[in-house]
A computed fold for a 111-nucleotide RNA from a soil metagenome, annotated as SAM riboswitch aptamer (S box leader). The prediction has a mean pLDDT of 85. The model forms 97% of the base pairs in the Rfam consensus.

RNA sequence: UCUUAUCCAGAGUGGCAGAGGCAUUAGGGCCGUUGAAGCCACAGCAACCGGUCGAUCUCCCAGGUCGAUGCUGGUGCUAACUCCUACCCGGUCCGGCCGGGAGAGAUAAGA
Numbered sequence: 001u002c003u004u005a006u007c008c009a010g011a012g013u014g015g016c017a018g019a020g021g022c023a024u025u026a027g028g029g030c031c032g033u034u035g036a037a038g039c040c041a042c043a044g045c046a047a048c049c050g051g052u053c054g055a056u057c058u059c060c061c062a063g064g065u066c067g068a069u070g071c072u073g074g075u076g077c078u079a080a081c082u083c084c085u086a087c088c089c090g091g092u093c094c095g096g097c098c099g100g101g102a103g104a105g106a107u108a109a110g111a
Base pairs, nucleotide, nucleotide: 001111002110003109004108005107006106007105012042013041014040015039016038020031021030022029025086026085027084028083043078044077045076048074049073050071051069052068053067054066055065056064057063082104087101088100089099090098091097092096
């Protein structure tokens, strides 16, 4: 970089640190010296991959599909829907809202 899947659920304390942070640009709205980012320790959440167990397809193996399980495994995550909007389409009581899609992003698995 490309492909596929998911993104309105869930889960935080302590230590170091010391002014920023919520991906990027813009606008809005928030968090933050009652301590931001970052790092470390421990704890937790989830269940993408892996493991284990069961069902099923298959003559069997291998493999596929479905379900269960948190497993001394590999990642990820632990304010707010990916914090919201931006581009397109539709609905509407035209007040801005509501819904769908695209784009961008995040994570996983594969190339």